[in-house]
Molecule: Lysine riboswitch aptamer
Organism: mouse gut metagenome
RNA sequence: GAUAGAGGCGCGGGAUUCAAGAGUAUCAAAAAACUAUAGCCGGACCGCCGUUUUUUGAGAAAGGGGAUUUCGCCGAAGGGUUUUAUGCCGGGUCGGGCAUGACUUCCUGGGACGACGCAGAAUAUGCGGCGUACUGUCACAGAUGUGGAGCGCUAUC
Numbered sequence: 001g002a003u004a005g006a007g008g009c010g011c012g013g014g015a016u017u018c019a020a021g022a023g024u025a026u027c028a029a030a031a032a033a034c035u036a037u038a039g040c041c042g043g044a045c046c047g048c049c050g051u052u053u054u055u056u057g058a059g060a061a062a063g064g065g066g067a068u069u070u071c072g073c074c075g076a077a078g079g080g081u082u083u084u085a086u087g088c089c090g091g092g093u094c095g096g097g098c099a100u101g102a103c104u105u106c107c108u109g110g111g112a113c114g115a116c117g118c119a120g121a122a123u124a125u126g127c128g129g130c131g132u133a134c135u136g137u138c139a140c141a142g143a144u145g146u147g148g149a150g151c152g153c154u155a156u157c
Base pairs, nucleotide, nucleotide: 001157002156003155004154005153008074010073011072012071013070014069015068016067017066018065026058027057028056029055030054031053032052033051034050039048040047041095042094044093045092046091077108078107079106080105083102084101085100086099087098088097089096109135110134112132113131114130116128117127118126119125137148138147139146140145
């Protein structure tokens, strides 16, 4: 240098289906109150335009989750930052936000639990650092402890 492997409730993607989202958002009709100095992401401009509540009727979806199945794998993958593309946020400009890719570089061995923070309808779930023990690996040993990190470790050539 090449090839092949290991960690385990191991990682990620797709399809089908189920629950929840939710009788929510929204639409239609009726009534009442308020009303342009309000409202539409903005302390902006143009533009548009009624707003809220109650009753009746109709009535979703997305992200995320469970199950089954399948595919790719062991920096699997996840996150932060840089630059950039596309799309969305009631029509446009200037901003801002969100989502999905590509690029740059940095962090994290792995899963579990816990409180905190963010996202979320949510007690589900995801993400973040922190803490607790566990676990795999290597090194050191004073010998079952201590420490390191995946750009690692093991095997073969």